Molecule: transfer RNA
Organism: Candidatus Altiarchaeota archaeon
RNA sequence: GGCAGGGUAGCUCAGUUGGUAGAGCGCCAGACUCAUAAUCUGGAGGUCGCGGGUUCAAAUCCCGCCCUCGCCA
Numbered sequence: 001g002g003c004a005g006g007g008u009a010g011c012u013c014a015g016u017u018g019g020u021a022g023a024g025c026g027c028c029a030g031a032c033u034c035a036u037a038a039u040c041u042g043g044a045g046g047u048c049g050c051g052g053g054u055u056c057a058a059a060u061c062c063c064g065c066c067c068u069c070g071c072c073a
Stems, first nucleotide, its partner, number of pairs: 001072003005068003010025004019056001027043005049065005
């Protein structure tokens, strides 16, 4: 330098044909318990890597760039 995968909550990841962003774990509060753990209920938490474009509407489509892992040279 070329090719391909990935970047979404604190962590691990869904989100497939564009239509108001989710799960598990973790965190906070409550219930239960003499108490802790476990269990149950509720809650907070997101510029969807960055910038632009298309569209009534973009995590999703297009362009450029950054980071990361791999293959080729």